[in-house]
RNA sequence: CUCUUAUCAAGAGAGGUGGAGGGAUAGGCCCGAUGAAACCCGGCAACCAGCGCACGGAUAACGCAGAAUCGUUUCCGUUCCGUGUGCAAGGUGCCAAUUCCUGCAAAGCGAUUCGCUUUGAAAGAUGAGAG
Repeated sequence: CUCUUAUCAAGAGAGGUGGAGGGAUAGGCCCGAUGAAACCCGGCAACCAGCGCACGGAUAACGCAGAAUCGUUUCCGUUCCGUGUGCAAGGUGCCAAUUCCUGCAAAGCGAUUCGCUUUGAAAGAUGAGAG
């Protein structure tokens, strides 16, 4: 950098350094010397990984007679998978405004060129996987 896939309405400091910019892009609208970006500290907890609990499914072998049964067989443990939830904060990430809003398409509503609402797409961001 490209591809696949999931998510994007929640959450996060009156700290230090720093000094003018920032919110991807275009338009808009905002934030900013009552201090932007960046760095440090601090924080949050979406994804991956970890640990616990609950529930569901599966379970060849194992449990030094596992339990029940006369037996067939069933159940429990174990192990694996899934879902939910909690802890923690290891790998990433994130910490104004819904991804700040719109930008393309469709539908609905109201109207004179236009506006509003909803849904979907595109674009973007982040994770995980692949090249």